The prediction has a mean pLDDT of 80.
The RNA shown here (c-di-GMP-I riboswitch aptamer) has 74 nucleotides and comes from Methylococcaceae bacterium UBA7658.
Of the family's consensus pairs, 94% are formed in the model.
């Protein structure tokens, strides 16, 4: 270096993209899909981003902080 094997277990989740619905927008729900996640689970508390000009919505698969869950080589 090449072949070949092997690289726990049980499961969740789900990207873009398409369908359909709904929003004034971001964007939100279902369905198909499968790039991904080991928290890619909640949650708008901080920074950052969008939408909008109403002291106001929106996103947590953007960092961080909280809370929580799962399995065990040690």
């Nucleotide at each position: 270096c090449a072949u070949a094997a092997u690289c726990a277990a049980a499961g969740c989740u789900a990207a873009a993209c398409c369908u359909g619905c709904u929003g004034g927008g971001a964007g939100g729900c279902a369905g198909g899909g499968g790039c991904g996640g080991a928290a890619a689970g909640u949650c708008a508390c901080g920074g950052g981003u969008c939408c909008a000009a109403c002291u106001g919505g929106a996103a947590a698969g953007c960092c961080g902080a909280a809370c929580u869950g799962c399995c065990g080589a040690a």